[in-house]
Predicted 3D model of a 92-nucleotide RNA (TPP riboswitch aptamer (THI element)) from a Cytophagaceae bacterium. The coordinates come from a structure-prediction model, not an experiment, and the mean pLDDT is 77. Lineage of the source: Bacteria > Pseudomonadati > Cytophagia > Cytophagales > Cytophagaceae. The model forms 91% of the base pairs in the Rfam consensus. Rfam family: TPP riboswitch aptamer (THI element). Its family is annotated with thiamine pyrophosphate binding in the Gene Ontology.
């Protein structure tokens, strides 16, 4: 200070995979989340979808990791609140 960041409320998006198991039931692995009155994210948008049955590694497997991605879509108001940074003006 009609500000960033970050909280509130309502509203919207958006994902639920892989391996035992009889394809149940229950477990096990990553992760914020694997259908969880839960969890992210909403234009400063990688949440999340298409590229894709994609490429490379890894693993019992597997968006498990990385690339693809300065590629393309792709969901909003309002209120609390207030720096940093830049001019100017005084005072030591």
């Nucleotide at each position: 200070a009609u500000u960033a960041u970050a909280c509130u409320u309502u509203a919207g998006g958006g994902g639920u995979g892989u391996c035992u198991g009889a394809u149940g039931a229950a477990g096990a692995c990553u992760g914020a989340g694997a259908a969880a009155u839960a969890c992210c994210c909403u234009u400063c948008g990688a949440a999340c979808c298409u590229g894709a049955u994609g490429c490379a590694g890894u693993u019992u497997g597997u968006a498990c990791u990385g690339c693809c991605g300065u590629a393309g879509g792709g969901a909003a108001a309002a209120g609390u609140g207030g720096a940093a940074c830049g001019a100017g003006c005084u005072u030591c």